[in-house]
Context: one part of a larger RNA
């Protein structure tokens, strides 16, 4: 010096605490472990793997098992010949592929050839989702949005080093101030960018509709308007600015005023120096090693969806703050041309006919849902709770057996609030309600967004975890 332990003081999160709400108990989903299997492809493995790669495995994906089956090759470049490319049909097969057939002579030309294609042949090469993430490079995750981490020069010390960066306040912050052998600077920190909360302008269509006219059973439907809402461009505003009070005449704190907005006004973007030989050679890249009639490539079924168990994340419930009918109200952000699909008609429904409008502020998905009224159940394994199974269908697809998702009819299981334990959360947060997108033919209870109701507590920092500073003894190097 550096690390780890103790200890002190001070602050943060957490933790506790004050509190909602859960997990662990139940069915189901999803993922991983473990078994099995011809194959259950491959990686993730404490925080920091397990609804993680996968924003979606029926076939394809796809790498894996089994059969079949090619060897210059399914993909790249060069060379030799031959044939335009391309195409109709039979036959065999599981297809991959083989045979035999039918149609075609194209575009450019200096008539030699020449491009693109597609056949044979030669050999350089091709090609591996084989291995090594401890051979990297790109990303990425953690510690942590924690307040660190260095460096010139001076200057102390024989030196490793130190000093600066310690100290006195402060602060979210090594943030600022004041002291001071140290003077200054760098990467962090903040601000600077997006969005949200006002208002002011400009500019009004597809949006709006106060005033005025017209017109309907009704609707901004129509003339019109430019004021509101709102759209999406400029700008205004906040800076401890202003008052008071503590304070060291300091930085700052603590009340207040005006203000939509108050001390970083929410909220995202943005992660210093470095740590874990952290993930990742299976995204791509790439040293090296390996395989080259196969570890390379086609195709057909299979598997990845097995199922004595363990385990992590959910969603779904045990009910009356409710179940269930019947009326009836208000959102946001999104998505549509190989698409969204309206009225309209048939279907108990799922859907299905229809094809209007719509490259969308127009048209459409589209009905918000909890929520409001009225009714009915009365504590009951029930009108709770929907697992599972029997039959009937629907949609998507070349195809729903293995192995889809829905929709009816029947069925009607665990389950009566969860042991030890153990998670999130401080406000538009939690709880709760629905709405959209990505992937995608189909196929979320995951994922990411969006809003609509809308809380309870926080005395405090002994105690327990995690990390910074600082101090004191000490080990190892």
């Nucleotide at each position: 010096u550096c690390a780890a332990g103790g200890g002190u003081a001070g602050g943060u999160a957490a933790g506790c605490a004050a509190g909602c709400g859960g997990u662990g108990g139940a069915g189901c989903a999803u993922g991983u472990g473990g078994u099995u299997u011809a194959a259950u492809u491959c990686g993730a493995u404490g925080c920091a793997a397990c609804g993680c790669g996968a924003a979606g495995a029926a076939c394809c994906u796809u790498a894996c098992c089994u059969a079949c089956c090619c060897u210059u090759g399914a993909c790249a470049u060069c060379c030799u010949c031959a044939g335009a490319a391309c195409u109709u049909g039979u036959u065999a097969g599981a297809g991959a592929u083989a045979u035999c057939u039918u149609g075609g002579u194209g575009c450019c030309u200096u008539c030699g050839g020449g491009a693109a294609c597609u056949g044979a042949g030669u050999g350089a090469c091709a090609g591996g989702u084989g291995c090594u993430g401890c051979a990297u490079g790109g990303c990425u995750g953690u510690c942590g949005u924690c307040a660190g981490c260095u460096c010139g020069u001076g200057u102390u010390g024989u030196g490793a080093a130190a000093u600066g960066u310690u100290g006195g306040g402060u602060u979210a912050a090594g943030u600022c101030c004041c002291g001071u052998a140290a003077c200054g600077a760098g990467c962090g920190c903040a601000a600077c960018c997006c969005u949200u909360a006002u208002c002011c302008u400009u500019a009004g269509u597809u949006a709006c509709c106060a005033g005025c006219g017209a017109g309907u059973u009704a609707u901004g439907u129509c003339g019109g308007g430019g004021a509101c809402u709102c759209u999406a461009g400029g700008g205004a505003a906040a800076c401890u600015g202003c008052c008071g009070g503590u304070g060291a005449c300091a930085a700052a704190c603590c009340g207040g005023a005006g203000g939509a907005a108050g001390g970083u006004g929410g909220g995202g973007a943005c992660g210093a120096c470095g740590u874990c030989a952290a993930g990742u050679c299976a995204u791509c890249a790439u040293g090296g090693c390996c395989c080259u009639u196969a570890c390379g490539a086609g195709u057909a079924g299979g598997g990845c969806u097995a199922c004595a168990c363990a385990c992590g994340u959910g969603c779904u419930a045990c009910a009356a703050u409710g179940g269930g009918a019947c009326g009836u109200a208000c959102a946001a952000a999104c998505g549509g041309u190989u698409g969204c699909g309206a009225a309209c008609c048939c279907g108990c429904g799922a859907g299905g006919g229809g094809g209007a409008g719509c490259u969308a502020a127009u048209c459409u998905g589209a009905g918000a849902a909890a929520g409001c009224g009225u009714c009915u159940c009365g504590u009951a394994g029930u009108c709770c709770g929907g697992a599972u199974u029997g039959g009937a269908g629907u949609c998507u697809g070349c195809a729903a057996c293995u192995c889809g998702a829905c929709u009816c009819c029947a069925u009607g299981a665990a389950g009566u609030c969860g042991g030890a334990a153990u998670c999130g959360c401080u406000a538009g947060u939690a709880a709760u309600c629905g709405u959209g997108a990505a992937u995608c033919a189909g196929a979320a209870u995951g994922u990411c967004a969006c809003g609509g109701u809308g809380a309870a507590u926080a005395c405090g920092u002994u105690c327990c975890c995690g990390g910074g500073c600082c101090u004191u003894g000490u080990a190892c190097a």